[in-house]
RNA sequence: ACCUUAUCAAGAGUCGGGGAAGGAGUCUGGUCCUGUGAUCCCGCAGCAACCGUUAUUUGUAACAAGGUGCUAAUUCCAGCAAGCAAGCAUUUGCUUGAAAGAUGAGAU
Numbered sequence: 001a002c003c004u005u006a007u008c009a010a011g012a013g014u015c016g017g018g019g020a021a022g023g024a025g026u027c028u029g030g031u032c033c034u035g036u037g038a039u040c041c042c043g044c045a046g047c048a049a050c051c052g053u054u055a056u057u058u059g060u061a062a063c064a065a066g067g068u069g070c071u072a073a074u075u076c077c078a079g080c081a082a083g084c085a086a087g088c089a090u091u092u093g094c095u096u097g098a099a100a101g102a103u104g105a106g107a108u
Stems, first nucleotide, its partner, number of pairs: 001108001003106006013044001015043004022033003027079004045071003050067002052063004075100001080097007
């Protein structure tokens, strides 16, 4: 880098240090966060339980030393398709799915 697969409505920072202007992946439209210092980096703390450990009736249960991950908002919402509802209509709302993305595990 590409492929397979599982999950993505829950949970967890008013912390310390650094740094200085944008950030919420990209594009568009919304909506938010941000000089009361965000995003980001380091430390500490925490959450969760994919890998893991233990037990096992093999379904699962418990745990958290270790490998990851995560700690604003549902992946912040929408964009594509189908269905339903309202409306004369532009359109709006809801549901499901897809696409894209994120994270883990595995394979090449």

Predicted 3D model of a 108-nucleotide RNA (SAM riboswitch aptamer (S box leader)) from Virgibacillus necropolis. Lineage of the source: Bacteria > Bacillati > Bacilli > Caryophanales > Virgibacillus. Model confidence (mean pLDDT): 83 of 100. Rfam family: SAM riboswitch aptamer (S box leader). Gene Ontology term of the family: regulation of gene expression.